[in-house]
Model confidence (mean pLDDT): 78 of 100. A computed fold for a 103-nucleotide RNA from a Nitrospirota bacterium, annotated as c-di-GMP-I riboswitch aptamer. Its Rfam family is "c-di-GMP-I riboswitch aptamer". Rfam 15.1 lists 5,092 matches to the family in 1,772 species. Gene Ontology term of the family: cyclic-di-GMP binding. Lineage of the source: Bacteria > Pseudomonadati > Nitrospirota.

RNA sequence: UCACGAUAAAGGCACUCCUGUCCGAAAGGUUGGAUCGCAAAGUCAUUGGCCUAAAUUCCGCUUAUUUUAAGCGCUGCGAAAUAUGGCUUGAAGGACCCCCGAA
Numbered sequence: 001u002c003a004c005g006a007u008a009a010a011g012g013c014a015c016u017c018c019u020g021u022c023c024g025a026a027a028g029g030u031u032g033g034a035u036c037g038c039a040a041a042g043u044c045a046u047u048g049g050c051c052u053a054a055a056u057u058c059c060g061c062u063u064a065u066u067u068u069a070a071g072c073g074c075u076g077c078g079a080a081a082u083a084u085g086g087c088u089u090g091a092a093g094g095a096c097c098c099c100c101g102a103a
Base pairs, nucleotide, nucleotide: 004101005100012038013037016034017033018032020030022029023028036090042096043095044094046092047091048088049087050086051085055082056081057080058078059073060072061071062070063069064068
């Protein structure tokens, strides 16, 4: 130095649950506590998966019109669509980087 990973030492992370005069339309975030577990359960973006819907869109007929516009009817409208909002690496495959040192 590379590889490896101990019933070593020191520190770190946090599935899940609980929590609040906090943020958010919601999803969710965040604070604090406990904690399954983790040697990359450190960072990054790409791909994939999932959640939410504030906001926006939306029906029929006629005329011209390929986009669209006008008129009329009258209320379609929801268990609808859409991420521009989020979650997920403790999903995949990558890139970069790191504490300790027994065998």